[in-house]
């Protein structure tokens, strides 16, 4: 200098004017003043919790989720560290990564054969009144042998071919040709009271010629976890109108009951009460909080101390104009709160590291 990997930060700046939400002060009065006002994702609502109400003795089944090991955390499907597998020269990146020797099941097309498989091409042995243009004998009638071809009957699974996948790989021996048929190494499986590690796992030793292919984001088995609904949760205050309950009044009236009177019920009036609707208020933002220092830890994170307060609306504010500067400004906007994941995003900067070239 070029190419890259990982982690982090910022998200146009400044000034003026007008406007909007909220808080405080002020005023007869939104009159006036001051302060403050979106994000790293506020998004998707995919996980996990707090909070609220409802339900609940315990256990089991069903259903759903998760799945290498250890740690972190309020919790997690998140994060950190480690193990194993894959990719990259490397920094580094990716992985739903329990069980296929419990059972059931699945595998289109191609191919001879696809699950206790198979022989298409090929390789090899044997057989034939089969066929010599070759060799030998005989001597011209022929006989024998052999290469090759053809046919038959077998052996093989090395090579070719099909497929995503063909019942270990490489090499040597062996064989008619071959083959774990034998052996060595690698792989695989079983065992170990061995070594290192908390563990996952790695190494080592012994045994077995190999039996044990793939798929569990197929059913299933094993282990662990899970009550439901959500701030329109939930609570408080409480009109008008209509309806409900209670007390009192009723000398008179109407209706019903009744043969009649009393009585009782309804209709009437006054007062009181409760529920709920509209409306208002609380919940509402000071919290698993931010920043700094320090200590413990490889780290995620945790402890201590100091310091700061940084939106809270409910038709729902956070905007507009002008000037100026620059690198010309992306994705997008709260609605109970918090921890994650995922997705979107112009550009700029910082730190750690890798590879290549050149120079000293």
């Nucleotide at each position: 200098c070029g190419a890259g990997u990982c982690g982090g930060u910022c998200a146009g700046g400044c000034a003026g004017c007008c406007g909007c939400g909220c808080g405080c002060c002020u005023u007869c009065a939104u009159u006036g003043g001051c302060g403050u006002g979106a994000g790293g994702a506020a998004a998707g609502u995919c996980c996990g919790g707090g909070c609220u109400c409802c339900a609940c003795a315990g256990g089991a089944c069903a259903g759903g989720g998760c799945g290498c090991c250890a740690g972190g955390u309020a919790a997690c499907g998140c994060c950190u560290g480690g193990g194993g597998g894959g990719c990259g020269c490397g920094a580094g990146c990716c992985c739903a990564c329990g069980g296929a020797g419990a059972g059931u099941g699945c595998a289109g097309c191609a191919g001879a054969g696809a699950g206790c498989a198979g022989a298409c091409c090929g390789c090899c042995a044997c057989c034939g009144c089969g066929c010599a243009u070759c060799g030998c004998c005989a001597g011209u009638a022929g006989g024998c042998g052999u290469a090759g071809c053809c046919g038959g009957c077998g052996g093989c699974a090395a090579g070719g071919g099909u497929g995503a996948a063909a019942g270990g790989g490489u090499g040597c021996g062996g064989u008619a040709a071959g083959a774990g048929c034998g052996c060595a190494c690698c792989g695989c499986a079983g065992g170990g009271a061995c070594u290192g590690g908390c563990a996952a796992c790695a190494g080592c030793c012994c045994u077995g010629g190999c039996u044990a292919g793939g798929c569990a984001a197929a059913c299933c088995c094993c282990g662990c976890c899970c009550g439901g609904a959500g701030c329109a949760a939930g609570g408080c205050c409480a009109a008008a109108u209509g309806g409900g309950g209670g007390u009192c009044c009723g000398a008179c009236g109407g209706c019903g009951u009744g043969g009649u009177c009393c009585g009782c019920g309804c209709c009437g009036g006054a007062c009181c009460c409760g529920g709920g609707u509209a409306g208002g208020c609380c919940g509402c933002u000071g919290g698993a909080g931010g920043c700094g220092a320090u200590c413990g830890g490889u780290g995620a994170c945790g402890g201590u101390c100091g310091u700061c307060c940084g939106a809270g609306a409910u038709g729902a504010a956070u905007g507009g104009c002008u000037g100026u500067c620059c690198a010309c400004g992306a994705c997008a906007g709260a609605a109970c709160c918090c921890g994650g994941c995922u997705u979107a995003u112009c550009g700029a900067c910082c730190g750690a590291c890798u590879c290549g070239g050149c120079c000293c």